This is a predicted structure of a 74-nucleotide RNA (transfer RNA) from an uncultured Clostridia bacterium.
Model confidence (mean pLDDT): 81 of 100.
It matches the Rfam family "tRNA". Rfam links the family to the GO term triplet codon-amino acid adaptor activity.
RNA sequence: GGAGGCGUAGCUCAGCCGGUUAGAGCGUUCGGUUCACAUCCGAGAGGUCUUGGGUUCGAGUCCCAACGUCUCCA
Numbered sequence: 001g002g003a004g005g006c007g008u009a010g011c012u013c014a015g016c017c018g019g020u021u022a023g024a025g026c027g028u029u030c031g032g033u034u035c036a037c038a039u040c041c042g043a044g045a046g047g048u049c050u051u052g053g054g055u056u057c058g059a060g061u062c063c064c065a066a067c068g069u070c071u072c073c074a
Stems, first nucleotide, its partner, number of pairs: 001073007010026004019057001028044005050066005
């Protein structure tokens, strides 16, 4: 230099063929249980879906560019 994959909660990830409210597990906070801890149970908080533009009535999802990261080729 060329080609491709990925980017969603603190972490690991789901989100089908664009559709009304963005989710799970772990973690975290509060409460229950216990003499206490762990386990278990209940409730809560936590997201500019990497950024900017475009298409559309409507975008996490489609298109373009940028940035980051990983892989391959030279």